Overview:
A computed fold for a 164-nucleotide RNA from an Actinomycetota bacterium, annotated as c-di-AMP riboswitch aptamer (ydaO/yuaA leader). It was read from a public genome assembly, where an Rfam model found it.
[in-house]
Parts: sequence; C1' cells; structure tokens
RNA sequence: GCUUGAACACCGCCGAGCUUCCCGGAGUCUCUCCGGGAGGGCGGGGGAACCACUGAGGCGGCGCAGGUUGCCCGCCUUGGGGCGAGUCGCGGCGACCGCCGCGUAGCGUCAGUCCUUCGGCGCGAGCCCGUCAGCUAACCCCGCAGGCAGUGAAGGAUGGACCG
Repeated sequence: GCUUGAACACCGCCGAGCUUCCCGGAGUCUCUCCGGGAGGGCGGGGGAACCACUGAGGCGGCGCAGGUUGCCCGCCUUGGGGCGAGUCGCGGCGACCGCCGCGUAGCGUCAGUCCUUCGGCGCGAGCCCGUCAGCUAACCCCGCAGGCAGUGAAGGAUGGACCG
C1' cells in the first nucleotide's frame, strides 16, 4: 500500500413500520430499554346503494348459423381470497412434490428533493386466511416489524446553506 473479516459511530438504504405525552419496572440513570394507556401521523383488511360479475379446460352433438369459426345443449374435471415489486414463459433433473438454469411483466439503487433519458449493479421471494370476502358512504377490525451498506452521466423544475 492492497485485499478480506468482525465490531462501533456518523451519514444513508429497502419497507406502512414514525413521533409526542402519561403510568409502572429496569439500566451504563440530563438518556436508553421493556410493559400498559392516550394523542398526531403512515399503512392494510372487512363492509350498502349504484355499477360490475355470472368462470376455465376436456369430450360429445345428422343441433342453429355457415369461408375461418361462433352460438346453443349434455356430461366430466377444476374452490376462492389477502399482504407484497415478487408475475409469466422455455428447458433440464424428472412420477408428483420439488430442485436447477436461462429469460420475463414488474421492483430497488447509483446520496439535497421530484420528473425524464442513457448506462451500471441488484431483486424478481416469502407469509397468511380457511370454503369465506367484487366495488363500496356510514361503520367495524388490524399493523407500526424485520433487514441492509449501493456514491455513473445528461436535461428540466425546485429547495437549502455559504459568500458577496
């Protein structure tokens, strides 16, 4: 000097996941942590009228119509929904489940903030309800976690600080 790992602090990031006050307990005790309660704020679900919806796939039919195909009837199979960017397609391993790879709708980041363009990097999961929920005023219910380390450029708008 370079690289890697760990811890701490500041600044910053994903996300709704912030903040004020009161009471009780604890601690390294002008502050912090845990529990309970009341406000402000952010986020989610349920829930009228009106409106919307009344599924999908397979098989059959001297059916209707008649270029393709569409409509109708019968039978069989298949629950549905929520948070979230996290969907969908192809291929492989391969009974299924599942796993792996390549893409992809979409999402995040490149540090004042917002928008747009180009480029780089990353994500493209997981969990829950339990046969039930379209939208939805009033009304009702719930959450305020968890986890990280990423500083390229251009244009427009806007804000702050410093100097004069």